[in-house]
The prediction has a mean pLDDT of 83.
Transfer RNA from a Promethearchaeota archaeon, 75 nucleotides, folded computationally.
It matches the Rfam family "tRNA". By type it is a transfer RNA.
The sequence is in RNAcentral, with records from ENA.
RNA sequence: GGGAGAUUAGCUUAGCCUGGUUAUAGCGCGGGUCUUAUAAACCCGAGGUCCGGGGUUCGAAGCCCCGAUUUCCCA
Numbered sequence: 001g002g003g004a005g006a007u008u009a010g011c012u013u014a015g016c017c018u019g020g021u022u023a024u025a026g027c028g029c030g031g032g033u034c035u036u037a038u039a040a041a042c043c044c045g046a047g048g049u050c051c052g053g054g055g056u057u058c059g060a061a062g063c064c065c066c067g068a069u070u071u072c073c074c075a
């Protein structure tokens, strides 16, 4: 220099291909039940500018363009 992938909650991630009601789950966190107490189990809850900007559209996490970070391949 050229090419490909990844970026969504504190962490790991589903959803993207095929745009559509209020964006998923597990772990973690807070509360409760249980226990002498803790753990485990069970119940409830909080937590998201969907990497940034622009565009298309009635409507974008998902399509298009530019950029950022990161991984790999080629030279």
Stems, first nucleotide, its partner, number of pairs: 001074007010027003020058001029045005051067005